[in-house]
Molecule: transfer RNA
Organism: Candidatus Saccharibacteria bacterium RIFCSPHIGHO2_01_FULL_48_12
RNA sequence: GCCCCGGUAGCUCAGUGGAUAGAGCAGGAGACUUCUAAGCUCAAGGUCGCAAGUUCGAAUCUUGCCCGGGGUACCA
Repeated sequence: GCCCCGGUAGCUCAGUGGAUAGAGCAGGAGACUUCUAAGCUCAAGGUCGCAAGUUCGAAUCUUGCCCGGGGUACCA
């Protein structure tokens, strides 16, 4: 250089064109408890890597770029 996979909440991930983008964990609050932990309840947390395009409508499709991982050729 080329090919493939991935980038979504603090972390691990789901979401393959249509309703207000979700779950678990972590962190916060409440209740419980003599206290703590566990378990329970609640709330909060998002420029969906960046930009452009297609579309009535894009996290999702297309193109370019950036970042991470894997594979691979030539020369010596």